[in-house]
A computed fold for a 101-nucleotide RNA from Clostridium autoethanogenum, annotated as SAM riboswitch aptamer (S box leader).
The prediction has a mean pLDDT of 85.
NCBI's taxonomy places the organism under Bacteria, Clostridia, Eubacteriales, Clostridiaceae, Clostridium.
It matches the Rfam family "SAM riboswitch aptamer (S box leader)". Rfam links the family to the GO term regulation of gene expression.
RNA sequence: AACUUAUCAAGAGUGAUUGAGGGAACGGGCCCUAUGAAAUCCAGCAACCAGUACAGUGUAUAAUGGUGCUAAAUCCUGCAGCGAGAGCUGAAAGAUGAGAG
Numbered sequence: 001a002a003c004u005u006a007u008c009a010a011g012a013g014u015g016a017u018u019g020a021g022g023g024a025a026c027g028g029g030c031c032c033u034a035u036g037a038a039a040u041c042c043a044g045c046a047a048c049c050a051g052u053a054c055a056g057u058g059u060a061u062a063a064u065g066g067u068g069c070u071a072a073a074u075c076c077u078g079c080a081g082c083g084a085g086a087g088c089u090g091a092a093a094g095a096u097g098a099g100a101g
Base pairs, nucleotide, nucleotide: 003099004098005097006096007095008094013042015041016040017039021032022031023030026078027077028076029075043070044069045068048066049065050064051061052060053059054058074093079090080089081088082087
C1' cells in the first nucleotide's frame, strides 16, 4: 500500500513562534488568509482503544495513557435512483479509530 469493521450535519483559542499559502486527489464551484495561510509549541474539544460499574457484546461513567480533531455538513459537487423542479436517498472516494496481516 491493499483487507475487515464502526463513525463522520455536534464540539473545540482575542495564546506564542513563523511568514504565504490553504480548504484530501483530479475537474467544476464557492470560500478562508498580512485584521496572518500552512507548520511547530501551549491550550482546548471529543470519547475510537486500554479503565470502572451494570449487563451480555450493549448502557452508563472517568479523562491518566495511545490516537484523533479544533472555518464553512467530509464546504458543495462530479456516479446511480426518485422527482416537473427545488431537492431527497444511496453508492464511490476520503478522514479517524480498532482489528487482522